[in-house]
This is a predicted structure of a 74-nucleotide RNA (transfer RNA) from Parcubacteria group bacterium GW2011_GWA2_37_10. The coordinates come from a structure-prediction model, not an experiment, and the mean pLDDT is 81. Lineage of the source: Bacteria > Bacteria candidate phyla.
RNA sequence: GCCGGGGUAGCUCAGUUGGUAAGAGCGUUGCACUCAUAACGCAAAGGUCGUGGGUUCGACUCCCACCCUCGGCA
Numbered sequence: 001g002c003c004g005g006g007g008u009a010g011c012u013c014a015g016u017u018g019g020u021a022a023g024a025g026c027g028u029u030g031c032a033c034u035c036a037u038a039a040c041g042c043a044a045a046g047g048u049c050g051u052g053g054g055u056u057c058g059a060c061u062c063c064c065a066c067c068c069u070c071g072g073c074a
Base pairs, nucleotide, nucleotide: 001073002072003071004070005069006068007067010026011025012024013023019057028044029043030042031041050066051065052064053063054062
């Protein structure tokens, strides 16, 4: 340099024939339970969906460029 995968909550990830409210598990916080702690139960907070443009009535989803990361080729 070329080709391909990935980037969504603190962590691991799901979600795409474009439209409904952006989700799960773990973690965190609070409550309940307990003699107490853990576990179990209930609830809550937490997201510019990598960045910037474009298409569209409407974009996590489609197009372009760039950034980061993993692998392959040279």